A computed fold for a 503-nucleotide part of an RNA from a metagenome, annotated as small-subunit ribosomal RNA, 5' domain. It matches the Rfam family "Bacterial small subunit ribosomal RNA". The coordinates come from a structure-prediction model, not an experiment, and the mean pLDDT is 85.
Context: one part of a larger RNA
């Protein structure tokens, strides 16, 4: 000098665009953050019309709340960086060892049956959470049967490729295995196989902090055979066998740390960092486990243990998880609103209308940062008053500064008009915002730090090694340009200075 997610002191007019718990992965009141589908299914509150009846009530037709079965989603999106020195990440590859819902393309299908169950009703347990028994009912829920190959499995023939285990291609024989309907008749779905796209799993080479005042480490350990397991290779797991494997090219142990694209600095080489944005990983009160599913070992799912906390009719019971968005307490030098909207972009469901969406779009707060604008322009010497200094007077300086004259209106205030963002009639949270026009009046708007040298900027008074200053050198003990105040001056300017950290 540059930089910062900064903080502190003094000061503070506006706008645009960004950014905003770096500390306690501490605890959390309250609200919201994941639903949707009646064109899968059975109920059906309410209301309306009509009809029988004096009425209660009943019949018929419509409407369709609310749960429930079922489907898809909830594994995305959003948060955090605790753990992790590791195939976690980066990069280049491998998969002859793999999976893939929704989407796209192609091929060939959907025949015929069955038994339940929730909702509901009756009875009933419990304070509640939540249940129990009996009875009724539907489906794209569930289960047999049929049909089926280029698919799967078993056996087998030939060819090609490979060092080989084997793989691929072309055949042969056998075995097992599918389906669901709805509809507004346009379609939408269902089941099987093949291919694609996108997404993932696994493996490998290389790279990735500090410590040797850590030198030895290792029994599923290293390898083999066989088996199990997985979508899948593999000590991944197990039985048996062998005795191996790693290490000064730093194993093991300890400390620290999410990694990267990048950011800051620097002429570069390098050094430091990894906020915001983007990619990957890990985690979801601490620990463990599986279930469902195409996908989880699952932030707003389940089960178990633990700590904490809440409810209770105290019994043996029951509930909870903000590292989602706001908000609260605590910690801290320190970090915002319990806001508006789904109008746009995107996501989930739906044929659609539409519903949901604290993703997102916006607004609010904060000079926290960057950028831009303003606080007036021109003229104006009686060089006014006043302050300060001095050789004390026709003195110097503040100083064209002010007054005064004139001009302008960015900004401010008031009034009127008023968007784009919405591809097609309508539909905009932002927003009566941006912007435009008119009126008004210099009107509403300047500070901070320094002035001994480094280093731009000096005098007076006070103080008297005191009070104090200070980045370094150093100032202060009676004329201090170094302390304090004043005048003046210098630098930067809605900021200025200090502190901290990096280069």
């Nucleotide at each position: 000098g540059g930089a910062u997610g900064a903080a502190c002191g003094c000061u503070g007019g506006c706008g645009g665009c960004g950014u905003g718990c770096u500390u306690a992965a501490c605890a959390u009141a309250u609200g919201c953050a994941a639903g949707u589908c009646g064109a899968a299914c059975g109920u059906g509150a309410u209301c309306c019309a009509u009809u029988a009846g004096c009425a209660a009530u009943g019949g018929u037709g419509g409407u369709g709340a609310a749960a429930g079965u079922g489907g898809c989603g909830a594994a995305c999106g959003g948060g955090u960086g605790a753990g992790u020195a590791a195939c976690a990440c980066g990069u280049a590859g491998a998969u002859a060892a793999c999976c893939u819902g929704c989407c796209c393309u192609g091929a060939a299908g959907a025949g015929g049956g069955g038994g339940a169950u929730a909702a509901c009703g009756a009875c009933u347990g419990g304070a509640a959470a939540c249940g129990g028994u009996c009875g009724c009912u539907a489906a794209u829920a569930c289960c047999g049967c049929a049909u089926a190959a280029u698919g799967u499995c078993u056996u087998u023939u030939a060819g090609u490729a490979g060092g080989g285990a084997u793989a691929c291609u072309a055949g042969a024989a056998g075995a097992a295995g599918a389906a669901a309907a709805c509809u507004c008749u346009g379609g939408u779905g269902c089941a099987u196989c093949a291919g694609g796209a996108g997404g993932g799993g696994u493996c490998u080479g290389c790279g990735u902090c500090c410590g040797a005042u850590u030198a030895g480490c290792u029994a599923g350990u290293u390898g083999g055979u066989g088996a199990g397991g997985u979508a899948a290779a593999g000590g991944c797991u197990c039985a048996c066998c062998a005795a191996g494997g790693c290490g000064a090219c730093g194993a093991u142990c300890g400390g620290u740390a999410g990694c990267u694209g990048g950011u800051c600095u620097g002429a570069g080489a390098g050094g430091a960092c990894g906020a915001u944005c983007a990619g990957c990983c890990a985690c979801a009160c601490g620990g463990g486990a599986a279930c469902u599913g195409a996908g989880a070992c699952a932030c707003g799912g389940u089960c178990c243990c633990g700590a904490c906390u809440c409810c209770u009719a105290c019994g043996g019971g029951g509930g909870g998880g903000c590292a989602g968005c706001a908000g609260u307490g605590a910690g801290g030098a320190a970090u915002a609103u319990u806001g508006c909207c789904c109008a746009a972009u995107g996501g989930g469901g739906g044929a659609a209308a539409c519903c949901c969406u604290g993703a997102g779009g916006c607004a609010g707060c904060a000079a926290c940062g960057c950028c831009g604008c303003g606080u007036g322009g021109a003229g104006g010497a009686a060089g006014a008053a006043g302050g300060u200094c001095u050789u004390u007077a026709c003195g110097a300086u503040c100083g064209u500064a002010a007054a005064c004259u004139u001009c302008u209106u960015u900004u401010g205030u008031g009034a009127g008009g008023g968007a784009a963002g919405a591809g097609g009639a309508a539909g905009g949270a932002c927003g009566g915002u941006a912007c435009c026009u008119c009126a008004u009046g210099a009107a509403u708007a300047a500070g901070u730090c320094a002035c001994g040298g480094c280093u731009a900027a000096c005098u007076a008074c006070g103080u008297g090694c005191c009070a104090g200053c200070a980045g370094c050198c150093g100032c202060g003990g009676u004329a201090a340009u170094a302390c304090g105040u004043a005048g003046g001056u210098g630098a930067c300017g809605a900021g200025c200075g200090u502190u901290a950290u990096c280069c």